[in-house]
RNA sequence: GAUAACGGCAAACCCGUCGAAAGACGGCGACGCAAAGCUACGAGGCUACCGCUCCCUCCAGGGAGCCAAGCCAGUCGAGCCGCCGAA
Repeated sequence: GAUAACGGCAAACCCGUCGAAAGACGGCGACGCAAAGCUACGAGGCUACCGCUCCCUCCAGGGAGCCAAGCCAGUCGAGCCGCCGAA
């Protein structure tokens, strides 16, 4: 980072599996991506099983709030690696 070239990745929906969930993986499929390659280091966001507090209660349980060590790399930044070569 170009009306270049060889290519690459693969959103949403749907199906299956795992998971409490967020979400991940696989299949289908392409919304898009010049790093939409890798890495949870910083910021930000998502979820809340467990735990804590409160309320209700038929005392079995239900609801609300808080909470990351879980998740998001296709939120941004950062680090590392990488194809091509016009202006």